[in-house]
Context: one part of a larger RNA
Molecule: large-subunit ribosomal RNA, domain VI
Organism: Allobacillus sp. GCM10007491
C1' cells in the first nucleotide's frame, strides 16, 4: 500500500514446515519344528538407548552490587571498628535468572488409497491363466490422524462487538480539503518480551518501576555492653546482625500536562 466506510477481538484451513527411529528381557514356551544340538511365526507386556520439545519442584552448576572468614598493605589520629588495592586479594557458603549433569513428555493406535507380492472370478484360446472387463489382500513407504505456523489464500475468506451521518472548495465525480468518532498513537512507568522496531502489563478512575513496611531465601551468630581468661579467645544478650533479583501490603517518589493520526460509504 491493498483487502471497496473506519475499528476492535475470535477465528475457518488452500498451503507450508516439524515429527516418523530402535535394543534387550519376559509370557505364549522349551511348545510348533528338529534324531539331537538347538530353537521360533504369530500375539501380549516390561524396561532402555539416541532423538526432540518442555520446565527448574528435586540433584547440581553459574551467580563480579549477598553473607561470613582470612592473608599483605595503606587510610579513617591511636585502640576497637570500618574502608580502598592485591585475579570477585583468596577461600568457605549462595537468592533469583540462565541452566544439565537434572525431570516430566513425545515416537503409539486407527482410517484410506497403493508397491512387489498372495488371491478370487474369467474370457480372447470349450482346457488353463490373479487380467484383458471385474473384485479383493498387501509395506518402516504415500495420503489424513498428532505439533507448530499460515487470508498479500491480491480466490485478500467467515463471526461477534463499537462508531456514526458535520464544515469549506469545486470539475458535482466512488472529487479535494478540514475538524471530530469509535479506536489508535506519540510521550512516559516497566516486563517472566526483545539488537532497534516490535510484543506484552500501565499510566492518578493508578500497584507499572522505585522506595518503605512485613515475609520468603540466604549465609551463620553483627556492633556495644557485660561476664570468665595473664593472654589468645569463649560465653552471654541473640535463630543475632546484615541481605542482588524472589511473594505480598503501602501511593512516599516517577508514570504530569498535552499533541498527532483517524469514517461519511
Nucleotide at each position: 500500500c491493498g483487502u471497496u466506510g473506519g475499528a476492535a477481538a475470535u477465528u475457518u484451513g488452500a498451503g507450508a514446515g516439524g515429527a516418523g527411529c530402535u535394543g534387550u528381557c519376559c509370557u505364549u514356551a522349551g511348545u510348533a519344528c528338529g534324531a539331537g544340538a538347538g530353537g521360533a511365526c504369530c500375539a501380549g507386556g516390561a524396561u532402555g538407548g539416541a532423538c526432540a520439545c518442555a520446565c527448574c519442584g528435586c540433584u547440581g552448576g553459574u551467580g563480579u552490587a549477598c553473607c561470613a572468614g582470612u592473608u599483605g598493605u595503606c587510610u579513617u589520629a591511636c585502640c576497637c571498628a570500618a574502608g580502598g588495592c592485591a585475579u570477585c586479594g583468596c577461600u568457605g557458603g549462595g537468592u533469583a535468572g540462565c541452566u544439565a549433569c537434572g525431570u516430566g513428555u513425545g515416537g503409539c493406535a486407527g482410517g484410506g488409497a497403493u508397491a512387489a507380492g498372495u488371491g478370487c472370478u474369467g474370457a480372447a484360446a470349450g482346457c488353463a491363466u490373479c487380467u484383458a472387463a471385474g473384485c479383493a489382500u498387501g509395506a518402516a513407504g504415500c495420503c489424513c490422524c498428532c505439533c507448530u505456523c499460515a487470508a498479500g489464500a491480491u480466490g485478500a475468506g467467515a463471526u461477534u462487538u463499537c462508531c456514526c451521518a458535520u464544515c469549506g472548495c469545486u470539475a458535482u465525480a466512488a472529487g479535494c480539503g478540514a475538524g471530530u468518532a469509535a479506536g489508535a498513537u506519540c510521550c512516559c512507568u516497566u516486563g517472566a518480551a526483545g539488537a532497534c522496531g516490535a510484543c506484552a502489563a500501565g499510566g492518578u478512575u493508578g500497584a507499572u518501576a522505585g522506595g518503605u513496611c512485613c515475609g520468603a531465601g540466604g549465609u551463620a551468630g553483627a556492633a556495644g555492653c557485660g561476664u570468665g581468661g595473664u593472654g589468645a579467645c569463649a560465653c552471654g544478650u541473640g535463630a543475632a546482625g546484615c541481605u542482588g533479583a524472589c511473594g505480598g501490603a503501602u501511593a512516599c517518589u516517577a508514570a504530569u500536562c498535552g499533541g498527532u493520526c483517524g469514517a461519511g460509504g